RNA sequence: ACAUCGCACGGUGAUGGAGCUCACCGGAAGUGCCGCGAUGUCGGCUGAUGGCUCCUGCGACGAU
Numbered sequence: 001a002c003a004u005c006g007c008a009c010g011g012u013g014a015u016g017g018a019g020c021u022c023a024c025c026g027g028a029a030g031u032g033c034c035g036c037g038a039u040g041u042c043g044g045c046u047g048a049u050g051g052c053u054c055c056u057g058c059g060a061c062g063a064u
Stems, first nucleotide, its partner, number of pairs: 009026005016055006032045004036040001
């Protein structure tokens, strides 16, 4: 100096915030799915969660 492992720290997990937890990453992790003769400045679909709970926002139905 480099590589690997452990710990700590930080970051990420298709749109916001918080708690808990899981996974991944150390300039990477990450940047949803489906369809098409067309691959596109195309068409369609689900969801504010990685998961659980709560809040906020949005949507649908019903009641007052």

Source information
A computed fold for a 64-nucleotide RNA from Alicyclobacillus sp., annotated as Fluoride riboswitch aptamer (crcB RNA motif). It was read from a public genome assembly, where an Rfam model found it. It matches the Rfam family "Fluoride riboswitch aptamer (crcB RNA motif)". Rfam links the family to the GO terms positive regulation of gene expression and response to fluoride. The organism belongs to Alicyclobacillus, within Bacteria. The prediction has a mean pLDDT of 79.